The part of an RNA shown here (small-subunit ribosomal RNA, central domain) has 355 nucleotides and comes from Pleuropterus angulatus. The organism belongs to Pleuropterus, within Eukaryota. Its mean pLDDT, the model's own confidence on a scale to 100, is 83. Rfam family: Bacterial small subunit ribosomal RNA.

Context: one part of a larger RNA
RNA sequence: UUGGGCGUAAGGUGUCUAUAGGUGACUUUUUAAGUCCGCCGUCGAAUCCCAAUCCCAAGGCUCAACCCUGGACAGGCGGUGGAAACUACCAAGCUGGAAUAUGGUAAAGGCAGAGGGAAUUUCCUGUGGAGCGGUGAAAUGCGUAGAGAUCGGAAAGAACACCAACAGCGAAAGCACGCUGCUGGGCCGACACUGACACUGAGAGACGAAAGCUAGGGGAGUGAAUGGGAUUAGAUACCCUAGUCGUCCUAGCUGUAAACAAUGGAUACUAGCGAUGUUAAUAUCGACCCGUGCAGUGUUGUAGCUAAUGCAUUAUGUAUCCCGCCUGGGGAGUACAUUCGCAAGAAUGAAACUC
Numbered sequence: 001u002u003g004g005g006c007g008u009a010a011g012g013u014g015u016c017u018a019u020a021g022g023u024g025a026c027u028u029u030u031u032a033a034g035u036c037c038g039c040c041g042u043c044g045a046a047u048c049c050c051a052a053u054c055c056c057a058a059g060g061c062u063c064a065a066c067c068c069u070g071g072a073c074a075g076g077c078g079g080u081g082g083a084a085a086c087u088a089c090c091a092a093g094c095u096g097g098a099a100u101a102u103g104g105u106a107a108a109g110g111c112a113g114a115g116g117g118a119a120u121u122u123c124c125u126g127u128g129g130a131g132c133g134g135u136g137a138a139a140u141g142c143g144u145a146g147a148g149a150u151c152g153g154a155a156a157g158a159a160c161a162c163c164a165a166c167a168g169c170g171a172a173a174g175c176a177c178g179c180u181g182c183u184g185g186g187c188c189g190a191c192a193c194u195g196a197c198a199c200u201g202a203g204a205g206a207c208g209a210a211a212g213c214u215a216g217g218g219g220a221g222u223g224a225a226u227g228g229g230a231u232u233a234g235a236u237a238c239c240c241u242a243g244u245c246g247u248c249c250u251a252g253c254u255g256u257a258a259a260c261a262a263u264g265g266a267u268a269c270u271a272g273c274g275a276u277g278u279u280a281a282u283a284u285c286g287a288c289c290c291g292u293g294c295a296g297u298g299u300u301g302u303a304g305c306u307a308a309u310g311c312a313u314u315a316u317g318u319a320u321c322c323c324g325c326c327u328g329g330g331g332a333g334u335a336c337a338u339u340c341g342c343a344a345g346a347a348u349g350a351a352a353c354u355c
Stems, first nucleotide, its partner, number of pairs: 003327004007309002012323001014207004021200003026093003031088001033087002035083009055071003059067002097197001098194001100192001102189004109183005115177001116160001120156005126150002131142002168175002212253006221247002226242004264322006272300001276296001279293002304311002328355003337348004
C1' cells in the first nucleotide's frame, strides 16, 4: 500500500461555517472525453503486457507422462471506423431535494438595561449576663474591653429556594429570580415563488467548561498555598479553626477536558407497544379525551447485527456519498525541529533500545 476496521479491544477532529476537491433528483436533445466493439501499426538488456499454465502445429525420450521449438491467446501506446445504454458535455424543461416569501407557535437560545426578595457576613444602637463555636472525642479560636442569643437600623458582594419534570432551548461549550428593549435559530399549516441552487469538506476561519495569565475594578461567602489545633509510629493528608491567590465584573490572552452517547455528517429503507411536548384537523355549549400527520425527547422490544456486552426507525441493521482516524506493548504524546503563546504551555510528532 491493499485489505480489514473505529460504543467498551488501537481508532470519530470539542463544535460549527465554508474554499479547493470528491459525490450528486427527474425528462428530452447534442457531442463523443470516459466507456464498449471492429480493424491497422508498434512495443522484450533493465523497468515490463510478455515466464509457466491453458489452446494449436511439429519435434525428442521405444509409447505416454514429461521435455523442447514455433504460433496463437492475452496487454500497453498510437491511429482509424463505428455504438450511444451509463458517466461527462451542450441546449431546453420539470418539482419531489434545497432556499425564499406567507400565517401561526413553543422555548433557562444570545446581548444589554433598570428592578426584586430570602439568606450570609460586617457595622451601629437596645435588651441581657457567661459562655459560644467545633468534633468520633477534643483542642486551637471567639467572649466580662460584654461574645453567643434576641429586637431595630444600615451597608456590601455573590447566588437565585419552591415552581422543576426520564421537561425545554442552543452547533458544541452551555443556558434558570421576574420585567423591558434589541437579536439568532427551530417546528407546524396552507402551497405563492425560485428551479438542483444539493451533500460532505483537506487547508482556512469562528466559537469553545474549568483552571491559568495581563491590566483595571470588586471582594460577602467559599477557599489552592500557608499558620495553628487534632489524629497518627509518622501525617507535608483525611477532621477542626483561621486564611492569601482565585472564584465576581470590564478589556484582552490561553485553546485544553472522561470537551462522553467514550457512537463524524447527509440521504433512503426496515415489526410492534406505551408515556411526554408542539402544530393542524376533528369533536364539543366550551375545554379535554379518543383516533391522525409532522417534529423532538425517553423506555422496552422483533427481524437483523455483534467476540460478547449489548444496539435495535434517535441503529452498533440494510445501502450510497464525503471527511477524520487506527495498524502489537513499552520507550512516548517523550526527544529534536517548526508554528503559535506574555508565560504556563498548545499543535505537529519520531528513533535507538526493549518485551